[in-house]
RNA sequence: CAGGCAGGCCGGGCGGUCGCCCCUACCGAGAGUUGGGGGAGGAAAGUCCGGGCUCCACCGGGCAGGAUGCUGGGUAACACCCAGGAGGGGAAACCCUACGGAAAGCGCAACAGAAACAUACCGCUUUCUCCCUUUUGGAAGAAAGUAAGGGUGAAAUGGUGAGGUAAGAGCUCACCAGCAGCCGGGAGACCGGCUGGCUGGGCAAGCCCCAUCUGGAGCAAGGCCAAAUAGGGGGAAUAAGGGCGCCCGGCCCAUCCCCGGGUUGGCUGCAUGACCUUUGUGGCAACACAAAGGCUAGAUAGAUGGCCGCCAUCUUUCCUUUUUGAGGAAACCUACAGAACCCGGCUUACAGGCCUGCCUGAUUU
Numbered sequence: 001c002a003g004g005c006a007g008g009c010c011g012g013g014c015g016g017u018c019g020c021c022c023c024u025a026c027c028g029a030g031a032g033u034u035g036g037g038g039g040a041g042g043a044a045a046g047u048c049c050g051g052g053c054u055c056c057a058c059c060g061g062g063c064a065g066g067a068u069g070c071u072g073g074g075u076a077a078c079a080c081c082c083a084g085g086a087g088g089g090g091a092a093a094c095c096c097u098a099c100g101g102a103a104a105g106c107g108c109a110a111c112a113g114a115a116a117c118a119u120a121c122c123g124c125u126u127u128c129u130c131c132c133u134u135u136u137g138g139a140a141g142a143a144a145g146u147a148a149g150g151g152u153g154a155a156a157u158g159g160u161g162a163g164g165u166a167a168g169a170g171c172u173c174a175c176c177a178g179c180a181g182c183c184g185g186g187a188g189a190c191c192g193g194c195u196g197g198c199u200g201g202g203c204a205a206g207c208c209c210c211a212u213c214u215g216g217a218g219c220a221a222g223g224c225c226a227a228a229u230a231g232g233g234g235g236a237a238u239a240a241g242g243g244c245g246c247c248c249g250g251c252c253c254a255u256c257c258c259c260g261g262g263u264u265g266g267c268u269g270c271a272u273g274a275c276c277u278u279u280g281u282g283g284c285a286a287c288a289c290a291a292a293g294g295c296u297a298g299a300u301a302g303a304u305g306g307c308c309g310c311c312a313u314c315u316u317u318c319c320u321u322u323u324u325g326a327g328g329a330a331a332c333c334u335a336c337a338g339a340a341c342c343c344g345g346c347u348u349a350c351a352g353g354c355c356u357g358c359c360u361g362a363u364u365u
Base pairs, nucleotide, nucleotide: 001361002360003359004358005357006356007355008354009353010352012311013310014309015308016307017306018305020039021038022037023036024035025034027032041336045347046346048345049344050343051342052341053218054217055216056215058250059249060248061247062246063245065214066213067212068211069210070084071083072082073081074080085099086097087096088095089094100209101208105207106206107203108202121150122149123146124145125144126143127142128141129140131138132137158176159175160174161173162172163171177199179196180195181194182193183192184191185190222268223267224266225265232259233258234257235256236255241253242252243251273295275294276293277292278291279290280289281288282287312334315331316330317329318328319327320326321325
């Protein structure tokens, strides 16, 4: 200097003028005037997870449904984050994983192929019969042996090589993979070593089994005030009924269910939070603890804007220069995108710019 990988930040600023919302102080009966302070995001988005909070009363036993799925840690909790393990990709930095179980059971794999939990289509060898032949032998058939070779397929009784054999085969051996046993390391997932027999798969993002967790609904939750109308109609029951995903038991309520009618206004919930910043300690880290400091929107047809000027960024053109680059002038542009109870995550979108660390290559010293 170039390419790549991982992480973080900014993403317009200043002034004037007019206008909007909230809080607060004084005055005012009130409307309101004046002064002071504040006014969208890193994703506010998607609504995919987890909760706080509110309501449905609750407890025990059983069943169902749903979710997660390597190990350990973090957290209020999680399908999130951190650190590891295994498998895979990459030259590497680094990245990905729906990552428990296939000897509990059921099921699926089209077509091709002889055969897909089970073999012999073509082959190879030996013996016999028979025909041909100068000989080795050749052709056809039968029997026995074989699974090394060929073909089909995503996958065919572990792989490669050597020996051995009538021809072959873990038949034997060497190396490797798998499986089993033992020993060692580690908190654990797992890793390493030795020995052995010689070894029939794949899919559980098929049903299923195992382990762990799990009630439902949601701020349009809920509470209060005001106002209005039709307690109008029908049904069930009197040891019934209602309350929870289902069943049983306990417990609670004292009625429950359906149709119809009225109200659709205001206040509250509504922002001090598992909050933020800095420093220190502990920890590889996620994070935890302590101290000091801070208060940073609260609308309700939904506020934070319009105009002017200057500066800055990107791009283009021109000029100067030491032409790597820097400076000046003009024009033009400035991404994705708007809270609605709140918080912790994940995913997606983003013009342009900046910073840090790591990997590889080239060059120079």

Predicted 3D model of a 365-nucleotide RNA (Bacterial RNase P class A) from a Dehalococcoidia bacterium. Taxonomically the source falls in Dehalococcoidia (Bacteria, Bacillati, Chloroflexota). Rfam family: Bacterial RNase P class A. It is annotated as a ribozyme.